[in-house]
Context: one part of a larger RNA
RNA sequence: GAUGAACGCUGGCGGUAUGCCUUAGGUAUGCAAGUCGAACGGUUUUGUAGCAAUACAAGACAGUGGCGGACGGGUGAGUAACACGUAAGAAUCUACCCCAAAGUAUGGAAUAACUCCUCGAAAGAGGGGCUAAUACCGUAUGUGAUGAUCUAAUCAUUAAAGGGCUUCACGGCCCGCUAUGGGAGGAGCUUGCGUCCUAUCAGCUUGUUGGUGAGGUAAUGGCUCACCAAGGCUCUGACGGGUAGCUGGUCUGAGAGGACGGACAGCCACAACUGCACUGAGACACGGGCAGUACACCUACGGGUGGCAGCAACCAGGAAUAUUGGGCAAUGGACGAAAGUCUGACCCAGCAAUACCGCGUGGAGGAUGACGGUUUUCGGAUCGUAAACUCCUUUUGCCAAGCCCUUCACAGCUUGGAGAAUAAGCCUUUACUAACUACGUGCCAGAAGUCUCGGUAAUACGUGGGAGGCAAGCGUUAUCC
Numbered sequence: 001g002a003u004g005a006a007c008g009c010u011g012g013c014g015g016u017a018u019g020c021c022u023u024a025g026g027u028a029u030g031c032a033a034g035u036c037g038a039a040c041g042g043u044u045u046u047g048u049a050g051c052a053a054u055a056c057a058a059g060a061c062a063g064u065g066g067c068g069g070a071c072g073g074g075u076g077a078g079u080a081a082c083a084c085g086u087a088a089g090a091a092u093c094u095a096c097c098c099c100a101a102a103g104u105a106u107g108g109a110a111u112a113a114c115u116c117c118u119c120g121a122a123a124g125a126g127g128g129g130c131u132a133a134u135a136c137c138g139u140a141u142g143u144g145a146u147g148a149u150c151u152a153a154u155c156a157u158u159a160a161a162g163g164g165c166u167u168c169a170c171g172g173c174c175c176g177c178u179a180u181g182g183g184a185g186g187a188g189c190u191u192g193c194g195u196c197c198u199a200u201c202a203g204c205u206u207g208u209u210g211g212u213g214a215g216g217u218a219a220u221g222g223c224u225c226a227c228c229a230a231g232g233c234u235c236u237g238a239c240g241g242g243u244a245g246c247u248g249g250u251c252u253g254a255g256a257g258g259a260c261g262g263a264c265a266g267c268c269a270c271a272a273c274u275g276c277a278c279u280g281a282g283a284c285a286c287g288g289g290c291a292g293u294a295c296a297c298c299u300a301c302g303g304g305u306g307g308c309a310g311c312a313a314c315c316a317g318g319a320a321u322a323u324u325g326g327g328c329a330a331u332g333g334a335c336g337a338a339a340g341u342c343u344g345a346c347c348c349a350g351c352a353a354u355a356c357c358g359c360g361u362g363g364a365g366g367a368u369g370a371c372g373g374u375u376u377u378c379g380g381a382u383c384g385u386a387a388a389c390u391c392c393u394u395u396u397g398c399c400a401a402g403c404c405c406u407u408c409a410c411a412g413c414u415u416g417g418a419g420a421a422u423a424a425g426c427c428u429u430u431a432c433u434a435a436c437u438a439c440g441u442g443c444c445a446g447a448a449g450u451c452u453c454g455g456u457a458a459u460a461c462g463u464g465g466g467a468g469g470c471a472a473g474c475g476u477u478a479u480c481c
Base pairs, nucleotide, nucleotide: 001480002479003478005477006476007475008474009473012359013358014357015356016355017354018352019351020317025315026314027313029312030311031310034067035066036065039064040063042061043060044059045058046057047056048055049054074270075269076268084194085193086192087191088190089189092187093186094185097183098182099181100180102178103177104176105139106138107137108136114129115128116127117126118125119124144158145157146156147155148154162175163174164173165172166171196242197241198240203233204232205231208230209229210228211227212226213225214224215223245267246266247265248264249260250259251258252257272293273292274291275290276289295306296305297304298303323349325348326347327346331345332343333342334341335340362392363391364390365389372383373382374381375380398417399416400415401414402413403412425470426469427468428467429466431450432449436465437464438463439462440461446453447452
């Protein structure tokens, strides 16, 4: 000098930041991912027309279907590794978006919802019957794409889905769908170099190292398998052990370095622990699934349910770290043609002197240098222009009224009023180190960062007065340079 700090004493205001560093310990409760009726059939409410059936319009609801739940948010347990950083590379994929150009023809069988029945304490499950689609499956076409053939010609394989607005109609427009090429952004893979301590770890390795063939993948590759060869790494530290997320950066320092990686940003890893796949453009998926384990809860004992390292909050741990707040107004995201819905992302507010910065606690005048305190050589000295007193000001705080500008949660702005009012502490005072005296104590009580101080005149202990330093803070402790 610095800090995500803590502790002691003290504490007026504002702005901007920051706030579980410990048990990746356990969690009551609420919220954090939905959306689309312009894909679809139903159920239902209200209104209009109608005797009614029904039709139309506006809403609501569960289901089928689509897109999104792989983003955003959290944490740092693991990881010494192509994990990260940087520079290259070839054997790859890519939903939504943009560009180019070609199409969107014709059929079919189901199924949820619904209804009926059965089982179950529940969670839920099974069966019969009916129905729709941009759900599912055929057929056709083939601009193209893929494959075969030595090239070409040729042959083979391979698509699709409709909805809305408008029109008397033909048709037009918009949103989609299919196949292809390219782009943008994203992702996977490979390689050179760099990346902590330890030799009281010296040898390690059998899918191990390479080849051939096959399988597998979006893709290269022992990634996997069969066979063949016997290789591969290592004192330039292999293998083992310990520690650790990495970086941009941060702190310090004249620099070289040293230490660190909290907030913010990029990458990685993880989601009670372990393993696994499914769906999908993308996951081996925090608020999806299956299995095992531990823990907790419900139970009619047969069986079920759960996962805050999301935001708040609670318990525990600890020297120690906040509200079970408001709003989608802004920015951004998901869905939707749109209106809009959702969004603990985010924007705000609350708490904490935790940090940095700014402001204030009054200004000018005022000497019989008052009273009082301390001290004294008893003359005085000092606190001290300090106070009182006079004049002035109103930051801040208090009270009151109004405004708020296309949309405004929160915030803010303007004007007026009274009143010096509402506002100073902490540490030090032998030397280092700025600042000295009196009394008390008497190697006691105590102080101390170091040297040391204290045993009867202590500037070093305690108290008073004075002084010095910093100031809404001041000291102490811890850690780094």